RNA sequence: GAUAAUUCUCGGGGCGGGGCGCAAUUCCCCACCGGUGGUUACAGUCCACGAACCUCAUUGAGGCCGAUGCGGUGAAAUUCCGCAACCGACGGUUAAAGUCCGGAUGUGAGAGGAUGUUA
Repeated sequence: GAUAAUUCUCGGGGCGGGGCGCAAUUCCCCACCGGUGGUUACAGUCCACGAACCUCAUUGAGGCCGAUGCGGUGAAAUUCCGCAACCGACGGUUAAAGUCCGGAUGUGAGAGGAUGUUA
């Protein structure tokens, strides 16, 4: 350095101000947030995956699965810089939720360490 196997740890953020109202962190105005791997160069919006949700009959399998343009720099960027946009499971709730509460001390893409094997 590589790596079948065993094992341990880690592994999701965000409503602050104002308005209307009996009532809203749910509506309206402003604000705020961005899982994992990949990609010639850093990604919520490219490619793929996980979670959630649905179906079957447990393991598991299948289904479903949101959203970006323009300009600039450059060898290279839908990833950087500038400007302007857009998106966000299910159940609950004095009133409709990406941000509150709940399933969840859950699940998990994966990341890292140790032991072992090997050059």

A computed fold for a 119-nucleotide RNA, annotated as FMN riboswitch aptamer (RFN element). Its Rfam family is "FMN riboswitch aptamer (RFN element)". A reference for the family is Vitreschak et al. (2002), "Regulation of riboflavin biosynthesis and transport genes in bacteria by transcriptional and translational attenuation", Nucleic Acids Res. The sequence was found by an Rfam model in a public genome assembly.